The part of an RNA shown here (large-subunit ribosomal RNA, domain I) has 553 nucleotides and comes from a Phycisphaerae bacterium. RNAcentral holds the full RNA, with entries from ENA. It matches the Rfam family "Bacterial large subunit ribosomal RNA". Gene Ontology terms of the family: structural constituent of ribosome and ribosome.
[in-house]
Context: one part of a larger RNA
RNA sequence: GGUGCAUGGUGGAUGCCUAGGCGUUCAGAGGCGAUGAAAGACGUGGCAGCCUGCGAAAAGCUUCGGGGAGUUGGCAAACAAGCGUUGAUCCGGAGAUGUCUGAAUGGGGAAACCUGGCGUCGUUUAAUAGGCGGCGCCACCGGCGGGUGAAUGCAUAGUCCGUCGGGGCCGACCCAGGGAACUGAAACAUCUCAGUACCUGGAGGAAAGGAAAUCAACCGAGACUCCGUCAGUAGCGGCGAGCGAACGCGGAUAUAGCCCAAACCGGCCUUCGGGCCGGGGUUGCGGGCCCUCGAGGAGUUACAAAGGCGCAGCCAGCAGAAUGUUCUGGAAAGGACAACCACAGCGGGUGACAGUCCCGUAUGCAACGGCUGAUGCCCUCCGUUGAGAGGAGUCCCAGAGUAGCGCGGAAGCCGUGAAACUUCGCGUGAAGCCGGGGGGCCCACCCUCCAAGGCUAAGUACUCCUGAACGACCGAUAGUGGACAAGUAUGGCGACUGAAAGGUGAAAAGAACCGCAAUAAGCGGAGUUCAAAGAACCUGAAACCAUGUAUCU
Numbered sequence: 001g002g003u004g005c006a007u008g009g010u011g012g013a014u015g016c017c018u019a020g021g022c023g024u025u026c027a028g029a030g031g032c033g034a035u036g037a038a039a040g041a042c043g044u045g046g047c048a049g050c051c052u053g054c055g056a057a058a059a060g061c062u063u064c065g066g067g068g069a070g071u072u073g074g075c076a077a078a079c080a081a082g083c084g085u086u087g088a089u090c091c092g093g094a095g096a097u098g099u100c101u102g103a104a105u106g107g108g109g110a111a112a113c114c115u116g117g118c119g120u121c122g123u124u125u126a127a128u129a130g131g132c133g134g135c136g137c138c139a140c141c142g143g144c145g146g147g148u149g150a151a152u153g154c155a156u157a158g159u160c161c162g163u164c165g166g167g168g169c170c171g172a173c174c175c176a177g178g179g180a181a182c183u184g185a186a187a188c189a190u191c192u193c194a195g196u197a198c199c200u201g202g203a204g205g206a207a208a209g210g211a212a213a214u215c216a217a218c219c220g221a222g223a224c225u226c227c228g229u230c231a232g233u234a235g236c237g238g239c240g241a242g243c244g245a246a247c248g249c250g251g252a253u254a255u256a257g258c259c260c261a262a263a264c265c266g267g268c269c270u271u272c273g274g275g276c277c278g279g280g281g282u283u284g285c286g287g288g289c290c291c292u293c294g295a296g297g298a299g300u301u302a303c304a305a306a307g308g309c310g311c312a313g314c315c316a317g318c319a320g321a322a323u324g325u326u327c328u329g330g331a332a333a334g335g336a337c338a339a340c341c342a343c344a345g346c347g348g349g350u351g352a353c354a355g356u357c358c359c360g361u362a363u364g365c366a367a368c369g370g371c372u373g374a375u376g377c378c379c380u381c382c383g384u385u386g387a388g389a390g391g392a393g394u395c396c397c398a399g400a401g402u403a404g405c406g407c408g409g410a411a412g413c414c415g416u417g418a419a420a421c422u423u424c425g426c427g428u429g430a431a432g433c434c435g436g437g438g439g440g441c442c443c444a445c446c447c448u449c450c451a452a453g454g455c456u457a458a459g460u461a462c463u464c465c466u467g468a469a470c471g472a473c474c475g476a477u478a479g480u481g482g483a484c485a486a487g488u489a490u491g492g493c494g495a496c497u498g499a500a501a502g503g504u505g506a507a508a509a510g511a512a513c514c515g516c517a518a519u520a521a522g523c524g525g526a527g528u529u530c531a532a533a534g535a536a537c538c539u540g541a542a543a544c545c546a547u548g549u550a551u552c553u
Base pairs, nucleotide, nucleotide: 001552002551003550004549005548006547007546008545009544015538016503017502020474021473022471023470024469025468026467027466028465029463030462031169032168039101040100041099042055043054044053046079049075050074051073061095062094063093064092065091066090070083071082072081106115107114108113116138117137118136119135120134121133122132123131124130140166141165142164143163144162145161146160147159148158173204174202175201176200177199178198184191188238214221215220225252226251227250228249229248235243236242257455258454259453260399264279265278266277267276268275269274284433287397288396291391292389293388296382297381298380299379307378308377309376311373312372313371314370315369317365318364319363323338324337325336326335327334339356340355341345347359348358349357404428405427406426407425408424409423410422414440435450436449437448438447439446491496510537513525514524515523516522
């Protein structure tokens, strides 16, 4: 020095555990904000570092309700001083207070700072001077109403006043306006990726869409949305790569459909063109207006709109069955023996495994006040000044710079094609019910619908958030980045990046006292404990290090 074994050290694997995550389902909520949000800064405790709470009224104040013995939040014990059966702490409802920043809004600004004006009050003062201080108001934009009012006659712009609203934040979902490229085509340009990503605007609890100028096919259907199918079909396509419907059928929902403009009538005004208001009226087997018969109907999401009572749920809570002995043990919930309850043997805790020890669980009950919901009644509205039904006549009305067309685009399965339909920009430009659109160039016949105004629940999408339950989900290199002072420490000028780090014990009983020791760390006794498990603390693998021993050289 090698190797084997043994004993230690180091190290923190493994096992066990869980305070934290992940996922699913059901229900709720689906917003907050100029009455100042979200997010913060700085404060705030007897002593106070961080977290939590709160705001100069500052771990809190008032009030109503619950609750019933302790209590002054956590890490985190002690001390001090208190509070509490005259009901504290604590929990719920409603209020008060709420510094400064922040849309931030008197002005400025390098956020949490600086600095004004007006009104009013306090204080100082002889003072309504000045100083200091408190409170309130003073941003911009838009709508509506009003005053004033240029160039310029009427006007308008401007300006001023009043009043109402907006602004910002937030996870996805939704609609709209813009809109890529990598990539694929085995290169690449049409094409694809894709109307995706991304940017911007807007809204809601959903959004969008929506009551046929729709489809269909000579049979018929009857708003919209979503799902399944039709179907990888019909089609489109450097007919390449690829893209890719609809009709129909089956479901979800559903007693969902309505309102204007106009004709006509009345009132007011009129520049005599008409305008405003009210009634009327709302559709295509045409309808209305104009003439005959005639009585009920509707409703709070659209079609008109508000409230009360009752009911239910949520926001604190309450009641809630039934076991003992003995053995082992540090400890009984374990073993043995003998009982009981169960609409409760879900779950958690308790010194090892508890239906009957504790919290609970099944079940039953509860609210001063607040919030929410559906439904019933009260209630509200319409109508005999005609809802609704039938018949005749008239030719009054039925959305115009619209439809169509030309040029150039978009969209759809449709890449310009024979290219209809829908839609946008520019130009042109009808008919008007004997009318007009569509049925994939176009024409005829036939069928079907009525554009150029508007509203509309449900079925559908999503989850920042709240509650409950569950898991052949993880168990500290896993599971969130984060079980711990975590978006912390660290790094970066910055945008941003971004960790590591859990476990004594049942209980601190956390080692009094003695000894050694630079009077430090540490060690030896003593003591606690079932056990030192001794705080560098459960278990304590390997690498690595050391000592001893055996053996080889």